This is a predicted structure of a 75-nucleotide RNA (transfer RNA) from a Candidatus Pacearchaeota archaeon.

């Protein structure tokens, strides 16, 4: 420099191809229930500018472009 692939909740991913209804799971954290406590166990809540900017659309996490970053590959 060229080319792929990743980024979405604190963490570790899933949703993208193939645009639509309030963005979702485990793990964590809180707050309650149990328990003599503790751990386990259920119950509820909290937490997301979907890397950033812009474009297109009646509508973008998703599709165009830019550009930042991390990992590979090639010269």
């Nucleotide at each position: 420099g060229c080319c792929c692939g990743g980024g979405u909740a604190g963490c570790u991913c899933a949703g993208c191809c193939u645009g639509g209804a309030u963005a979702g799971a485990g793990c964590g954290a809180a707050a309650g229930g149990u328990u003599c406590c503790u751990a386990a166990c259920c119950u509820u809540u909290a937490g997301g500018u979907c890397g950033c900017a812009g474009g297109u659309u009646c509508a973008a996490a998703u599709c165009c472009u830019g550009u930042c970053u991390c990992g590979g590959g090639c010269g």

NCBI's taxonomy places the organism under Archaea, Nanobdellati, Candidatus Pacearchaeota. Rfam family: tRNA. About the family: Transfer RNA (tRNA) molecules are approximately 80 nucleotides in length. It is annotated as a transfer RNA. The sequence was found in a public genome assembly.